[in-house]
Context: one part of a larger RNA
RNA sequence: GGAUGAACGCUAGCAGCAUGCUUAACACAUGCAAGCUGAAUGGGAAAUGGUGUUUCCAGUAGUGUAUGGGUGAGUAACACAUAAGAAUCUGUCCUUAAAAGGGGAACAAUAGCUGGAAACAAUUACUAAUACCCAAUAGACUGAAGAGCAAAAGGAAAAAUUCAUCUGAGGAGGGGCUUACAUUUGAUUAGAUAGUUAGUAAGGUAAUAGCUUACCAAGGUGAUGAUUAGUAGCUGGUCCGAGAGGAUGAUCAGCCAUACUGGGAUUGAGAUAUGACCUAGACUCCUAGAGAUACAACAUUGGGAAAUUUUUUGCAAUAGGAGAAAGCCUGAUGGAGCAAUGCCACGUAGAGGUAGAAAGCCCAGGGUAGUGAACUUCUUUUCCUAGAGAAGAAGCACUAAUAGUAUUUAGGGAAUAAGCAUCAAUUAACUCUAUGCCAGUAGCUGUGGUAAGACAGAGGAUGCAAGCGUUAUCU
Numbered sequence: 001g002g003a004u005g006a007a008c009g010c011u012a013g014c015a016g017c018a019u020g021c022u023u024a025a026c027a028c029a030u031g032c033a034a035g036c037u038g039a040a041u042g043g044g045a046a047a048u049g050g051u052g053u054u055u056c057c058a059g060u061a062g063u064g065u066a067u068g069g070g071u072g073a074g075u076a077a078c079a080c081a082u083a084a085g086a087a088u089c090u091g092u093c094c095u096u097a098a099a100a101g102g103g104g105a106a107c108a109a110u111a112g113c114u115g116g117a118a119a120c121a122a123u124u125a126c127u128a129a130u131a132c133c134c135a136a137u138a139g140a141c142u143g144a145a146g147a148g149c150a151a152a153a154g155g156a157a158a159a160a161u162u163c164a165u166c167u168g169a170g171g172a173g174g175g176g177c178u179u180a181c182a183u184u185u186g187a188u189u190a191g192a193u194a195g196u197u198a199g200u201a202a203g204g205u206a207a208u209a210g211c212u213u214a215c216c217a218a219g220g221u222g223a224u225g226a227u228u229a230g231u232a233g234c235u236g237g238u239c240c241g242a243g244a245g246g247a248u249g250a251u252c253a254g255c256c257a258u259a260c261u262g263g264g265a266u267u268g269a270g271a272u273a274u275g276a277c278c279u280a281g282a283c284u285c286c287u288a289g290a291g292a293u294a295c296a297a298c299a300u301u302g303g304g305a306a307a308u309u310u311u312u313u314g315c316a317a318u319a320g321g322a323g324a325a326a327g328c329c330u331g332a333u334g335g336a337g338c339a340a341u342g343c344c345a346c347g348u349a350g351a352g353g354u355a356g357a358a359a360g361c362c363c364a365g366g367g368u369a370g371u372g373a374a375c376u377u378c379u380u381u382u383c384c385u386a387g388a389g390a391a392g393a394a395g396c397a398c399u400a401a402u403a404g405u406a407u408u409u410a411g412g413g414a415a416u417a418a419g420c421a422u423c424a425a426u427u428a429a430c431u432c433u434a435u436g437c438c439a440g441u442a443g444c445u446g447u448g449g450u451a452a453g454a455c456a457g458a459g460g461a462u463g464c465a466a467g468c469g470u471u472a473u474c475u
Base pairs, nucleotide, nucleotide: 001475002474003473004472006471007470008469009468010467013346016343017342018341019339020338021304026302027301030299031298035063036062037061040060041059043057044056045055046054047053070258071257072256079183082180083179084178085177088175089174090173093171094170095169096168097167099165102134103133104132110125111124112123114121115120141148142147154163155162156161184230185229186228191221193219196218197217199215200214201213202212203211233255234254235253236252237248238247239246240245260281261280262279263278264277284292285291310336312335313334314333318332319330320329321328350377351376352375360368361367362366383412384411385410386409387408388407392402419464420463421462422461423460424445426443430459431458432457433456440447441446
C1' cells in the first nucleotide's frame, strides 16, 4: 500500500446493489414455520318451511412431514476433494408387457357407562371403505427335481373417457459400499495392536466385509512418524502477491455432521427422524402426584460481548406438499423496515464580478484573507407542492405484496446539504501567542529546562471527502 461479516471517536444530504451474533452448540415468555384430499370412507353439524342441493367438521384411510430452513458442537477420517470400481437398493417420474375374477371378519368415529385436577384412559353395543384377512390364478423369486412361497381397489362422469390399484422388464434421477492418491501441529508423545491380521464354518446385511460368533494359525502396522496429545467441519472459492507462495473457509453453491445431554428401536422406498415415539439424566413449568417443555426455523427477550436488525407484509412471482380440479398450506421465497457495515453513482451550485471595501491573522512599507463575499445574471440534479402513473403476468380475460414506489408533467425558489485528520524528518503542508523537562506529545528517531515550525490555542496551508481518523487481524 491492499483487504475486512469489523469495532470505537468526530461528522453526515441522497439513490442503487449487497451484507448484518465472528462471543454463550447459554437459557428462552408470546406468536407463527406442514399440511392436503368429501372425486377413498361411515357419520355429525349448518343453510333452506320440506325434499333435493350446497357448505363445513372430528374420526378411519391415502400421501407428505427423510424436502425446505438453521447451526458448525463433534470429527484428523474414505469426513471432504480428485479419479476409478463392483457385490447393491430405489416411493414419486418415463418407456414397455400383462392383470384386476370369488369370498370374509373386524376396529375407530358414534351412542351409553366408568376413572382422573388435567394430560388422558378403561369398558359395553353398532358400522363403512382405495383399511384388514382368506382361498384361487399369473409372472417373478427359491430349489438339482418333485415342489415351495405368493398380487390387486376402486372412484368420478349420462357416456365417451379419465384418475387411481397389482405384477414383470428397462431407464432417468437419487442413495449405500469399496479402492488409489491426498488434507494441521508436537518426538520434551516410540513403540502401538487380541476381533487385532489371515483362513474355515455358521450367522447377518439391500449389498461386500471380523460386520458378528465358534475353531485354527500368529500375524498385520510403525522414523516415508504408527500410537498418543493439541487444534480444526471439508471443498468450489475469498484476500494479499508480478509470480512462486502465504492467510482464510462470513454471505452464495456442493458434501458431511448435528438438533437440551446419553442410549434405543418403530413406521417407511428412504430416518435410527430438528417442530414423531420409548428410555436414563440435568433444567424449567404445573400439580389433586400424575404430567408437560426444549427457537442451532422466522421474528423476539434476558445473558455474554468492542460488536450485529422488525415480536413487519404477501403468497402477485419462483418453488415445494397433497388434490381430478377450483381452491388450500408454505417465517421456503418475493418484498418492505433498521444500520454510512461495504461497493458504486450524484449533489452541496454555474457564469460574470476590484474601489483588490470591511473584520480576522502576520506586520516598517506592506502582505494574506480573496473572486472569496456583496452585487448582476443563469440553471433546478437534489428538495418542497400538485397532477398522471408502470413493467415484472407466464395465460384470451382476471389476478400486484412491492406501491401510489420507479418513471413522468407542471409550479416554486440558490433555495435543504462539509466534514475529518495532518502540517520536525520519514511525508504533501508555517507562522504568531501562551507554556517553561511543567502541562503534554509519540508508529520510529525524538520533542518540551524563556524566542518550541514537534505541547495547547489562533490564523494560514496540505490530504482525503459523506466520510475521515484510530484500534484489531491477514498479506
This is a predicted structure of a 475-nucleotide part of an RNA (small-subunit ribosomal RNA, 5' domain) from Jacaranda copaia. It matches the Rfam family "Bacterial small subunit ribosomal RNA". Lineage of the source: Eukaryota > Magnoliopsida > Pentapetalae > Jacarandeae > Jacaranda.